[in-house]
Molecule: transfer RNA
Organism: uncultured Lachnospiraceae bacterium
């Protein structure tokens, strides 16, 4: 170069067109403890960009950018 795959909180990682975007570290308060640790309960925080399609899009199509396999 070409060809496939992937990009979602700080981190891992689900979501097959109507979700308040799940859940797990990890953050922050309460609680429990004599203090810490564990351990209960809550809270914060996320869909690479930009167009398209639909009433409606994280999801469908495009084309950019970056990751990662092959192949050359």
């Nucleotide at each position: 170069g070409a060809u496939a795959g992937g990009u979602u909180a700080g981190u891992c990682g689900a979501g097959u067109g109507g979700c308040u975007a799940a859940g797990a570290c990890a953050u922050c308060g309460c609680c429990c403890u004599u203090u810490c640790a564990c351990g209960g309960c809550g809270g914060u925080a996320a869909c690479a960009u930009g167009g398209g399609u639909u009433c409606g899009a994280c999801u469908c199509c495009c084309a950019u950018a970056c990751c990662u396999a092959u192949c050359a």